Two RNAs folded together computationally: RNase P RNA and transfer RNA, 447 nucleotides in total.
The prediction has a mean pLDDT of 76.
Rfam match: Bacterial RNase P class A.
């Protein structure tokens, strides 16, 4: 110098004119509701977004226990909480590398793995070896999983012994798993020694541990306005009223009045929740590898409700392209001037912590590879 | 604002990890038949919203994006 990897920060500014919204104060009208005017002050984000996860808050539910359902699942830490974050462990994949992706609770038991293939775990199609019979072709029996072929995956590997031929059948070494012990580590685990022939892979059920009551600010509280219990179901009362049974009385039956639920009808306004005290923000110190915690000092900063935070004009900044001038050995780089174009993603709606997604660009820290020079 | 659901040929749909080279109906195209048209019969074309991931293998499972629909004072 070029190409990259992993973070962190930032993400336009100024002026003029005209507006929008909240608020303080003054004046006028009104009469304590508000309206109009003057002056002053505040007014979007790193994601305000998606609404994915966790909380605060609110209403309803809830004796206690168990089953079920859902979520999570290596270790240690962090936090109000989390399925988030930090630092690490092991396996595997990608990259030359800096690094990045992904998986990992347990295995006592059970089940599955299409097609292909002999066989997907009681393996044998082609084939090899051995024994017996037969002149031979071949037939019968034993055996292998080293070769071929199938597949994503094929029965630990090499050598020796053993045997009729063979096989972890036995042994040595190598690889893995499990058990025991020592050492290091908070721990996952690492490493060393010894032992057990224990030896395919993957998915699911299952088991264990932890967490989870439900609904979301259109939650909910209050005020105002307005209205009808039409109809249905259940329970209750026989006091009253109405109807039916027969003309009357009693009796009986049905309905209304009561309560609960469904359903129907009415209202379509306001205040609070809800915006300045908070798991708050900034700076510095301390603890910690870090996430984070803690101490001191300082700050207070949008609040609309069909929904404000805007529009127009000018200037500056940044970046890109191009032309001219200029420095330098240099088609490269630097400096100056002109012209043109661009200036992203996006807009609070109860609040907070994360995650994810979108984004013109700019600044910056650490590291890697290649090349050149010293 | 809060909370749910869906996406497969032009249209309506089947599918639940492998027999999917994604099936069917209507519609479309070509042929057959007929004097001609229709119907019939034969054949053909035509789709998993997009992008990653998990897996030996994805329309199907997971995540994100996009589009559409619904409920709630």
């Nucleotide at each position: 110098g070029c190409a990259g990897c992993a973070g962190g920060c930032u993400g336009u500014u100024c002026u003029a004119u005209c507006g929008c919204u909240c608020u303080u104060u003054c004046c006028g009208c009104a009469g304590u509701a508000g309206c109009g005017g003057g002056a002053g002050g505040g007014g979007a984000g790193g994601a305000a977004a998606g609404u994915c996860c966790g909380g605060a808050c609110a209403a309803c539910a809830c004796a206690g226990a168990g089953c079920g359902c859902c979520a999570u699942a290596c270790u240690u830490c962090u936090u109000a909480a989390c399925g988030g974050g930090a630092a690490g462990a092991u396996g595997u994949c990608c990259g030359c590398g800096a690094g990045g992706g992904u998986a990992u609770a347990g295995u006592a038991g059970c089940g599955g793995a299409g097609a292909a293939g002999a066989a997907a775990a009681u393996a044998a199609c082609c084939g090899g070896c051995c024994c017996g019979g037969g002149u031979a072709a071949c037939c019968g029996g034993g055996u292998c999983a080293c070769g071929g072929g199938u597949g994503a995956g094929a029965a630990g590997g090499u050598g020796a012994g053993g045997u009729a031929a063979g096989a972890g059948c036995u042994c040595a070494c190598c690889g893995g798993u499990c058990c025991u012990g020592a050492u290091g580590g908070u721990g996952a685990c690492a490493c060393c020694a010894g032992g057990a022939g224990c030896c395919g892979u993957u998915c699911g059920c299952c088991u264990u541990a932890u967490g989870g009551g439900u609904u979301g600010a259109a939650a909910g509280a209050c005020c105002a306005u307005g209205u009808a219990u039409a109809c249905c179901g259940g329970c209750g009362u026989u006091u009253u009223c109405g109807g039916g049974u027969u003309g009357c009385u009693c009796g009986c039956c049905c309905g209304a009045u009561g309560c609960c639920g469904g359903g129907g009808g009415g209202u379509a306004g306001g205040u609070c929740g809800a915006u300045a005290u908070g798991a708050u923000c900034c700076u510095u110190g301390c603890a910690g590898c870090a996430a984070u915690g803690u101490a001191a000092g300082g700050g207070c900063a949008a609040g609309a409700u069909a929904a404000a935070u805007g529009a127009u004009a000018g200037a500056a900044g940044u970046c890109c392209g191009u032309u001219c001038c200029u420095g330098u050995u240099a088609u490269g780089c630097g400096g100056g001037a002109g012209c043109g174009a661009a200036u992203a993603c996006a807009g609070a709606a109860u609040c907070c912590g994360g995650c994810u997604u979108a984004c013109a660009g700019g600044c910056u820290u650490g590291c890697u590879g290649c090349u050149u020079u010293u | 604002g809060u909370c749910c659901c869906c996406a497969u040929c032009g249209u309506c749909u089947a599918g639940a990890g492998g027999c999917c080279u994604a099936g069917g109906a209507c519609g479309g195209g070509a042929g057959u038949u007929u004097c001609u048209c229709a119907a019939u019969c034969u054949c053909c074309a035509g789709a998993c919203a997009c992008a990653a991931g998990u897996u030996c293998g994805a329309a199907u499972c997971u995540u994100g994006u996009u589009g559409g629909g619904g409920a709630c004072a």